[in-house]
The RNA shown here (c-di-AMP riboswitch aptamer (ydaO/yuaA leader)) has 119 nucleotides and comes from a soil metagenome. Its mean pLDDT, the model's own confidence on a scale to 100, is 81. The RNAcentral record of the sequence draws on MGnify.

């Protein structure tokens, strides 16, 4: 002093390290009318997130290689390059979309490329 993330300020209060409360900011989940979809069954189904998919290999709970697609890189945005990263949880039989309405979160981990165009 910045980065990834929504995860920051702000005010009361308190046995003042941990903690309670309440507001604003942003992020999220349920939830009509319309539209969408419409049977059965399971091998259930769904949320957050970029974190999927597909083929081949192997010693096959896993791993490996390649492809597609998805993300990050320091003002911002767009083009090229390069490099890296595709997790992890949760819900608990159950959720399309979705106004008013309800509810939840405000962590955790980190130190950063470069070129050219507008701003």
């Nucleotide at each position: 002093u910045g980065c990834c993330g929504a995860g920051u300020c702000c005010c009361g209060g308190g046995u003042c390290a941990g903690c309670c409360g309440g507001g604003a900011a942003c992020g999220g989940g349920g939830g009509a009318c319309c539209c969408a979809a419409c049977u059965u069954c399971c091998u259930g189904g769904g949320g957050u997130g970029a974190a999927u998919c597909c083929u081949u290999c192997c010693a096959c709970u896993g791993g490996a290689a390649g492809g597609a697609c998805g993300a990050u890189g320091a003002c911002u945005u767009c083009c090229g390059a390069c490099a890296u990263c595709g997790a992890a949880c949760c819900c608990g039989a159950c959720a399309g979309c979705u106004a008013a309405c309800c509810c939840c979160g405000u962590a955790g981990g980190c130190g950063u490329u470069c070129g050219g165009g507008a701003g």